[in-house]
RNA sequence: GCUCCCGUAGUAUAGCCUGGAAGUAUGCAACCCUGCGGAGGUUGCGGCUCGGGUUCAAAUCCCGACGGGAGCG
Numbered sequence: 001g002c003u004c005c006c007g008u009a010g011u012a013u014a015g016c017c018u019g020g021a022a023g024u025a026u027g028c029a030a031c032c033c034u035g036c037g038g039a040g041g042u043u044g045c046g047g048c049u050c051g052g053g054u055u056c057a058a059a060u061c062c063c064g065a066c067g068g069g070a071g072c073g
Base pairs, nucleotide, nucleotide: 001072002071003070004069005068006067007066010026011025012024013023020056027045028044029043030042031041032040049065050064051063052062053061
């Protein structure tokens, strides 16, 4: 230098192909439960890497950038 893949709560991930209310687990906080704690239960907190384009509508499609990984030279 070229090619390919990936980027979503603090962490791990689903959703992306086929555009339409962003989900799960864990974590954290409060409460319930308990002799205390743990476990368990309920509620809440918190996210689409960035910019642009297409569209009535973008996590999803297109272009570019950034970051990570793999391969080739």
Overview:
A computed fold for a 73-nucleotide RNA from a Candidatus Woesearchaeota archaeon, annotated as transfer RNA. Model confidence (mean pLDDT): 83 of 100. The source organism's lineage runs through Archaea, Nanobdellati and Candidatus Woesearchaeota.